[in-house]
Parts: sequence; structure tokens; C1' cells
RNA sequence: CGGGGUGUAGCGCAGUGGUAGCGUGCCUGGCUUGGAACCAGGAAGUCGUGGGUUCGAUCCCCACCACCCCGA
Repeated sequence: CGGGGUGUAGCGCAGUGGUAGCGUGCCUGGCUUGGAACCAGGAAGUCGUGGGUUCGAUCCCCACCACCCCGA
């Protein structure tokens, strides 16, 4: 320098045009002598950034940023 992949909740991941979810973790309550487990409820997201297309974008297009892989 060129090509490809990944970026979504604290962490690991789904979601491929129509109000963003699962697991785990966290908080509160119940249960328990106490804890774990279990049960009920709850909080947590500028969906990497900026533009474009569209009535509508996590999703499609362009550029950029970070990380990983391949090539030179």
C1' cells in the first nucleotide's frame, strides 16, 4: 500500500428494511439461621463515527475509525 472479516447492554452473542432481543452478570424483593440454588420484579443501548438512499435503516450504499487475518 492492496484485499477480506469483525464492531449491537458490564461480558459473550442473535437480530439482513417496520417500536432492539437472548444468555450471563448487576440491583430489589421472596425463600433460608446465613449463603448458594430457586421464584418474582427491575435497571442498563447515540446498534463504532459521519453522510447518502428510503415514508421508515442495526439491516442497503459511500467515506472514515478501531481490532483481527491474508498478500505485497
Molecule: transfer RNA
Organism: Myxococcales bacterium